């Protein structure tokens, strides 16, 4: 250089054929306990790497860019 893959919550990952984003852990609150822990319940947390395009509608499709990984020269 060419090609392929990945990028979503603090972390690890989902989201089927485009209909508008969710789980676990962590955090906070609460129940619980003599005080805690375990456990239960709840809450908060997202410009979906970034810029354009298509569409009534994009995490998803198309085209550059960026980062990381892989194959190859």
């Nucleotide at each position: 250089g060419a090609c392929c893959g990945u990028g979503u919550a603090g972390c690890u990952c989902a989201a089927u054929g485009g209909g508008a984003a969710g789980a676990g852990c962590a955090u906070c609150g609460u129940c619980g306990u003599g005080c805690g822990a375990a456990g239960g319940c709840g809450a908060a947390g997202g410009u979906u790497g970034g810029a354009g395009g298509u569409u009534c509608g994009a995490g998803u499709c198309c085209u550059g860019c960026c980062a990381c990984g892989g194959u190859u020269g």